[in-house]
């Protein structure tokens, strides 16, 4: 150098062949309990790695750029 693949809440991870993002841990408050856990209930937290296209409308589809894995020389 060159191929390829991954980038989404604090952390692991779904979504979608385009139509205003979601689980589970965990966080935070409240119920329960003499007090903890444990268990129920609700809230908040994501410019979906940056930038630019295309499209009425992009997480998704194209182009480069960054990180990170993996093979190749």
């Nucleotide at each position: 150098g060159c191929u390829a693949g991954u980038g989404u809440g604090g952390c692991u991870c779904a979504g979608u062949c385009g139509g205003u993002a979601g689980a589970g841990c965990a966080a935070u408050u409240g119920a329960u309990u003499c007090g903890u856990a444990a268990u129920c209930a609700a809230u908040a937290g994501g410019u979906c790695g940056c930038g630019g296209g295309u499209u009425c409308g992009a997480u998704u589809c194209c182009c480069g750029c960054c990180a990170c894995u993996a093979g190749c020389u």
This is a predicted structure of a 73-nucleotide RNA (transfer RNA) from an uncultured Clostridia bacterium. Model confidence (mean pLDDT): 81 of 100. Rfam family: tRNA. Its family is annotated with triplet codon-amino acid adaptor activity in the Gene Ontology. The family's RNA type in Rfam is transfer RNA. From the family's description: Transfer RNA (tRNA) molecules are approximately 80 nucleotides in length.